[in-house]
RNA sequence: AGAGUCGGCCAGGCAAUCGCUCCGUCCCUGGACGGGGAGGAAAGUCCGGGCUCCACAGGGCAGGGCGCCAGGUAACGCCUGGGGGGCGCGAGCCCACGGAAAGUGCAACAGAAAGUAUACCGCCCUCCGAAUGGUUUCGGCCUUCGAAAGGGUAAGGGUGAAAUGGUGCGGUAAGAGCGCACCGCGCAGGUGGUAACACGCUGCGGCUAGGUAAACCCCGCCUGGAGCAAGACCAAAUAGGAAAGCAAUGCCGCGGCCCGCGGUGCUUUCGGGUAGGUCGCUCGAGGCCGCCGGUGACGGCGGUCCCAGAUGAAUGAUUGCCCACGACAGAACCCGGCUUAUCGGCCGGCUCUCACU
Numbered sequence: 001a002g003a004g005u006c007g008g009c010c011a012g013g014c015a016a017u018c019g020c021u022c023c024g025u026c027c028c029u030g031g032a033c034g035g036g037g038a039g040g041a042a043a044g045u046c047c048g049g050g051c052u053c054c055a056c057a058g059g060g061c062a063g064g065g066c067g068c069c070a071g072g073u074a075a076c077g078c079c080u081g082g083g084g085g086g087c088g089c090g091a092g093c094c095c096a097c098g099g100a101a102a103g104u105g106c107a108a109c110a111g112a113a114a115g116u117a118u119a120c121c122g123c124c125c126u127c128c129g130a131a132u133g134g135u136u137u138c139g140g141c142c143u144u145c146g147a148a149a150g151g152g153u154a155a156g157g158g159u160g161a162a163a164u165g166g167u168g169c170g171g172u173a174a175g176a177g178c179g180c181a182c183c184g185c186g187c188a189g190g191u192g193g194u195a196a197c198a199c200g201c202u203g204c205g206g207c208u209a210g211g212u213a214a215a216c217c218c219c220g221c222c223u224g225g226a227g228c229a230a231g232a233c234c235a236a237a238u239a240g241g242a243a244a245g246c247a248a249u250g251c252c253g254c255g256g257c258c259c260g261c262g263g264u265g266c267u268u269u270c271g272g273g274u275a276g277g278u279c280g281c282u283c284g285a286g287g288c289c290g291c292c293g294g295u296g297a298c299g300g301c302g303g304u305c306c307c308a309g310a311u312g313a314a315u316g317a318u319u320g321c322c323c324a325c326g327a328c329a330g331a332a333c334c335c336g337g338c339u340u341a342u343c344g345g346c347c348g349g350c351u352c353u354c355a356c357u
Stems, first nucleotide, its partner, number of pairs: 001353010012322007020037008039328001043339002046337005051227004063223005068082005083097001084095004098218002103216002105212002120157002122153005128146004133142003165183006184207001185205005190199003231279004241270006250264005286305008323326001
């Protein structure tokens, strides 16, 4: 210098004027002054928790979620550190990463066969026939070739994403873990590590154990439901309800009459509840700084700060100057994460290549 990788930060700036909203003080129609006023994602609402109401003796089943190990945390499916696997020369990145020797299922096409194995071509043996040839003691034998039948085999070919451990030697009619050595695999022990796990440290097993569990399933752990329109309080008008009192002992209906039953008035009180209002509402697992502990996530201590809280719902507009000409995007109970969107720029750690000293 170029290429790359990881982490952190900023998100146009300044000024003036006019507005909007919340809080405090003052005058109290409404104003004046002072202070605060979106984000790194406020988003998706995908996880986890606080808070609220409902449900709930305890235990189990079902359903759902999670899934290497250890730690962090209020908790998590998050984060940190480590292990294993994959990718990259490397810094580094990615992984739903428990169990396939409990059982069931599935595997298109191709292929003999997709798992109790099996056999298309091939290879080999037996049986049969023929003949170029060789030999003969004339019975045959050897060699070669051929169709059919019976049998053996899984080395080789072929199919497939995947084919029943691999290489070599022995062995055999041909072959084969059939035997052996090494590698791989599994089991048991040993050593190291908190653990996951690692190790040609030892022994055993010829291999029995192919794939698939974001297929059923098995194992372990976690798990009640609904959500701030949760929920609590104050409380008109109208209608309806309950109780008490008063009045006509009336009126209407049960097609006549009597009895009976039902409905109908006024006043007061009470309770539920609607509109409306208040609370919940923002001081919090809070921000910043310093010290200490820890590899780290994080934790402890001390100091300091108060930083939107609306409810038709504020956070804006105009002008001037400057530059790198400004992306994605707008709070609605709060917090911790994840994911997704995002113009451009800054800082730091590290890696690779080239050049020079």
Description: This is a predicted structure of a 357-nucleotide RNA (Bacterial RNase P class A) from a Lysobacterales bacterium. NCBI's taxonomy places the organism under Bacteria, Pseudomonadati, Pseudomonadota, Gammaproteobacteria, Lysobacterales. The gene name in the source record is rnpB. Rfam family: Bacterial RNase P class A. By type it is a ribozyme. The RNAcentral record of the sequence draws on ENA.